[in-house]
RNA sequence: AGAGUUUGAUCCUGGCUCAGGAUGAACGCUGGCGGUGUGCCUAAUACAUGCAAGUCGAACGGGGUGUAGCAAUACACCUAGUGGCGACCGGGUGCGUAACACGUAGCUGACCUGCCCCUCAGCGGGGGACAACAGUUCGAAAGGACUGCUAAUACCGCAUGAGCUUGGGGUGACUAGAAAACCUCAAGGAAACUUUUGGGGCUGAGGGAGGGGGCUGCGGCCCAUCAGGUAGUUGGAGAGGUAACGGCUCCCCAAGCCAACGACGGGUCGGGGACCUGAGAGGGUGGUCCCCCACACUGGAACUGACAAACGGUCCAGACUCCUACGGGAGGCAGCAGUAAGGGAUAUUGCGCAAUGGGCGAAAGCCUGACGCAGCAACACCGCGUGGAGGAUGAAGGCCUUCGGGUCGUAAACUCGUUUUGACGCUGACGAGGAAGGACGGUAGGCGUCGAAGAAGUCACGGCUAACUACGUGCCAGCAGCCGCGGUAAAACGUAGGUGGCGAGCGUUAUCCGGAUUUACUGGGCGUAAAGGGUGUGCAGGCGGGCCAUUAAGUGGUGUAUGAAAUAUCCCGGCUCAACCGGGAGAGGUUAUGCCAGACUGGUGGUCUAGAGAGCGAGAGAGGGACGUGGAAUUCCGGGUGUAGUGGUGAAAUGCGUAGAGAUCCGGAGGAACCCCAGAGGCGAAGGCGGCGUCCUGGCUCGCAUCUGACGCUCAGACACGACAGCAUGGGGAGCGAACGGGAUUAGAAACCCCGGUAGUCCAUGCCGUAAACGAUGCCAACUAGGCGCUGGCGGUCUCAUACGGUCGCAAGGCUAAAACUCAAAGGAAUUGACGGGGGCCCGCACAAGCAGCGGAGCGUGUGGUUUAAUUCGAGGCUACACGAAGAACCUUACCUGGGGUUGACAUGUAUCUAGUAGCGAAGGGAAACCGGAGCGACCCGUAAGGGAGGAUACACAGGUGCUGCAUGGCUGUCGUCAGCUCGUGCCGUGAGGUGUUAGGUUAAGUCCUGUAACGAGCGCAACCCUCGGGUCUAGUUACACGUAGUCUAGACCGACUGCCCGUGACAAGCGGGAGGAAGGUGGGGAUGACGUCAAGUCAGCAUGGCCUUUAUCUCCAGGGCUACACACACGCUACAAUGGCCGGUACAAUGGGUCGCCAAGCAGCAAUGCGGAGCCAAUCCAGGCAAAGCCGGUCGUAGUUCGGAUUGUGGGCUGCAACCCGCCCACAUGAAGUCGGAGUUGCUAGUAACCGCGCAUCAGCCAUGGCGCGGUGAAUACGUUCCCGGGCCUUGUACACACCGCCCGUCACGUCAUGGGAGCUGGUCACGCCUGAAGCCGGCGGGCUAACCCGCAAGGGAGGCAGCCGUCCAAGGCAGGGCCGGUGACUGGGACGAAGUCGUAACAAGGUAGCUGUAGCGGAAGCUGCGGCUG
Repeated sequence: AGAGUUUGAUCCUGGCUCAGGAUGAACGCUGGCGGUGUGCCUAAUACAUGCAAGUCGAACGGGGUGUAGCAAUACACCUAGUGGCGACCGGGUGCGUAACACGUAGCUGACCUGCCCCUCAGCGGGGGACAACAGUUCGAAAGGACUGCUAAUACCGCAUGAGCUUGGGGUGACUAGAAAACCUCAAGGAAACUUUUGGGGCUGAGGGAGGGGGCUGCGGCCCAUCAGGUAGUUGGAGAGGUAACGGCUCCCCAAGCCAACGACGGGUCGGGGACCUGAGAGGGUGGUCCCCCACACUGGAACUGACAAACGGUCCAGACUCCUACGGGAGGCAGCAGUAAGGGAUAUUGCGCAAUGGGCGAAAGCCUGACGCAGCAACACCGCGUGGAGGAUGAAGGCCUUCGGGUCGUAAACUCGUUUUGACGCUGACGAGGAAGGACGGUAGGCGUCGAAGAAGUCACGGCUAACUACGUGCCAGCAGCCGCGGUAAAACGUAGGUGGCGAGCGUUAUCCGGAUUUACUGGGCGUAAAGGGUGUGCAGGCGGGCCAUUAAGUGGUGUAUGAAAUAUCCCGGCUCAACCGGGAGAGGUUAUGCCAGACUGGUGGUCUAGAGAGCGAGAGAGGGACGUGGAAUUCCGGGUGUAGUGGUGAAAUGCGUAGAGAUCCGGAGGAACCCCAGAGGCGAAGGCGGCGUCCUGGCUCGCAUCUGACGCUCAGACACGACAGCAUGGGGAGCGAACGGGAUUAGAAACCCCGGUAGUCCAUGCCGUAAACGAUGCCAACUAGGCGCUGGCGGUCUCAUACGGUCGCAAGGCUAAAACUCAAAGGAAUUGACGGGGGCCCGCACAAGCAGCGGAGCGUGUGGUUUAAUUCGAGGCUACACGAAGAACCUUACCUGGGGUUGACAUGUAUCUAGUAGCGAAGGGAAACCGGAGCGACCCGUAAGGGAGGAUACACAGGUGCUGCAUGGCUGUCGUCAGCUCGUGCCGUGAGGUGUUAGGUUAAGUCCUGUAACGAGCGCAACCCUCGGGUCUAGUUACACGUAGUCUAGACCGACUGCCCGUGACAAGCGGGAGGAAGGUGGGGAUGACGUCAAGUCAGCAUGGCCUUUAUCUCCAGGGCUACACACACGCUACAAUGGCCGGUACAAUGGGUCGCCAAGCAGCAAUGCGGAGCCAAUCCAGGCAAAGCCGGUCGUAGUUCGGAUUGUGGGCUGCAACCCGCCCACAUGAAGUCGGAGUUGCUAGUAACCGCGCAUCAGCCAUGGCGCGGUGAAUACGUUCCCGGGCCUUGUACACACCGCCCGUCACGUCAUGGGAGCUGGUCACGCCUGAAGCCGGCGGGCUAACCCGCAAGGGAGGCAGCCGUCCAAGGCAGGGCCGGUGACUGGGACGAAGUCGUAACAAGGUAGCUGUAGCGGAAGCUGCGGCUG
């Protein structure tokens, strides 16, 4: 620091995803040790049990126990109660809270403060009770009731008063007024004692320290689909209340106060120090530790107290749980453990007060789940170990393999040495200040002994991203963070080996930051990618010209105060290191405040004219409004002339017309729009504005430089304007014309076309407020660059949807504007192709012009289909179908049935065996294969032994026409013998890519010329090769006219090059014509096939990877099948006849073949053929060479025939082991369909088509009418390139790139998912109204009760108090109506996604009616149509 992913490729835009770090984590696999931390994130859910706040006998009375004593009594200890202090700390949690709660900086002259410290003063004298206790009594219990006794540092009077408090008076700085402070007068009010005699306490006052209350500035969440809120509300005077200010509370008065700088409302939430991340700015978080706040079952309330509205206090209400004798009671773990529940998930009902800290106490001490420790958990961080050195036959084994080997791998074994950790034994702390005292702990540490001994996993290995092979699987099973893998060769699934990463951990999931400059302050954008408001006016706000002076808010500088500690950074230090811990330094704020500066911004004052405006003069214009007025045209009405049509279209029809249309002339009516001028022109802010005239009116431009003197610019909200369509009311209505009706078109035609036609279009008034309201480009200014008569061109900052809610509207609807869900893209521009019912140019038997056919018939052959035991397999538009087949009766043969063989029909190797061996092979069995074996009977080397060959057995292996042509080689087809396809260098472009190769000509040709940011080159084209055509030379067998001349044969060479002439062209290339020539512009034919395309064809020609098979998918044999047959197609043959058939006569070829062969003469047979055997290994013989159409003559006479020959019968011939399935030929007989072929379709441009025969390969024979060749006869036509097909080049559009057989839209049907509406049902929350109203504070009454003080001898009375009652307030509850937010709901609306469903074809090409758009109507659906607009 980036990377992957949109495309065929490219650049851009843009989202998604990954690599990093982090965590109070969880889950999976695994797990040796230690140190230090951390550990219910969920149910502020409910809690069993134990513990977490007590202490003081030196405040007090009593009780108990013990000791001494006979006892009184004394002493010691313990203790329930009275009393004091504490219980308000410490510990927990984060519900609530958007707030002065928190943070920070201040204020408190508006306040409080127990214990502690300092200072000053005091502690005199009395009184009456109540617990405990005793007795009686109620109750199950909790807990009371009554009577009686008693002490105090408990309670109450009295005295004293330095000071204090209250009231009055005076002085009164800071400072304006005061409440501060000081002086003075009056009044008021204190105390407690105890002791071990050291002391400890008590009261008043002042001060300190620390703690607390209150107030203020500033700072920190989301929603404006929350915009207005507020009645104690805002202020005042007074009173009450409080420690204290205050509307905190109350009476009265006033009507304020808050709010777009976001009030009010809603949602969410403890805040901070800090923590994570980040380069930083920022973003996220608030667990552990520290500070503050809030809370303690829920809600309310007060009491006590220095402090509480009190976690382990009280009262009341509520919910819940428990006890109960049913009458009543008890309880509150968000303390430490622990339990249940919830949850993916979070620990021990441990030890100790030894340390630190806290409460009480004079102290000893007691208490302390604070705390110190231990336990559990790899939860995190840090450290250590699982060993080290040597060791190659590179062991065994695994895996892979091209079988050679490679790899795990110095890894192991083995040798040597070590002991951190471990085990065992011994020893053994610091932590504890002067002695003792340690939970941790017999721990840490130390010493010794033992022995490599007890200790490695996990994830990944297609790209991103480091790491590859094999097998299994076969779009299955599965993987996946994104792209994407898997459909038989998967480096992506699973397993194994290997490798990579990290390592006591490793992965996964979740969450946060980063990458993401992807919310952009640092640091982004808005023509076409998302994004400029339709336009203007303009308040708030923001910004603002020149000069001078002043000020000091901003700004800069420098101090001061503070910004707790911890954390973070740096330095130093302590645990062996580190984590961890200690010390120090620096840093950290938008903070507060003092001083200084005075440039710039701001404020204030003054001044200027360059901005802006005014004035005067001049000018252009469809700028706006109103009122008039004009002509042309359409239509209608009246009349005239006139007759059969008119109108309309691609063609028609509907329509109109003999009741007189259309045409034509005259007259009239009415409405709308204004021809020419007219322009890329003018005006306006935009929408928009067009005959002419008048009136009213806005803006603009130019000139002068007279005036004002910054008066300016922009603009949220607001206001105004705003095409068309549409709405309301009333007019108007000629033309046009949604809807609608009809006619056509069509598969349909709800459209396009045609005939009609209503709203509307027009006017007035009022709404609507939208458009591709576009320059898809906000406004203003300066600057820069260019241009300038007018005009024009180019270049630099931009928008839509829907629901709910709100708001506007008469309505239609407008404005504002989400989410769930889903996708890995959607997109912009440009590039190369491909395509177009786009354009231009040009080719081809492509069409046209011709000739002959095919498609109909019969037959042959191939194919499909069907059938079958099998009908083996392949080939499938062109480019499969007389194709692989250039020869299926057996064989072939791959198929089927049946019968055999199993190292095999065939190859190689190893081992063993084998002498009457190998080989031949009779009888017998069998369909054959085969079984069987009488008998016959070998070879080479070697002296021998033996070896080889052969044979047998066994093991390796053979074999496979089994699969995959989508694993392949090779070969082939096709586009296409088309003229193209590329490269190097240069140049252009960010790039894909372009240029070259385009252009002007020309050619069969990217052929050549010219031009040219290109210059050259390669593969193609052409030429070189073969053949035919003319000639020359050479040679001449077996050819021939018999001689060598020619024909001929076969070799070499010559010949043609636009070379020559004319014309044309650009002076070119070339083209047209001509001469000569056997041949002329490529002379004819062949061979030759560029880069590539079709995953084209072939595993069955061959080769070959992989897979499968191995007594069978191999091999042998017999028989069958490949020859089937209702059909369909393809290629052919033969015909349908007279240009013919038949009969007779007669003429002329070439290519080729032949010894397992071709076969002569001759003979036989009607013939096929047979007999025969001459000749020939071939220019010699077959074969004297040979053909048919042709020619000559005859016959047939248009007929299913003397056409046609299918089919069938009989008899023969030939090949062959064998013609039944299933051959060919001959003869005789038979004589079918067929009379020229629908739509459609094929070949051919000259020695071609057509017609005619001949030869050959394969082959025993042949189903050959096929194929490959050969010659014979021998045409017609081409105007031309509009059209069909294919192709080439240039250009254009594109939403196509699997490339138009493309892409793609909407309804409908089915499934899944989320969501809106919805009669309602239901829950939460928030206040309001009314009713009731606990406890409690406050107020009133207080007839009942009443020790202290007063009066009184007393009785009694008084003061004061209490119970009780009444009232205000109020928690909760009830009744009723609402607001907001959820859940659910018959039905319903649209949406997303889903396998190959249905209907159409809307869009992308002129997409076949250019598209899009606002609006309105209509229609199964895409959509169509009207009006206006846009060009994208």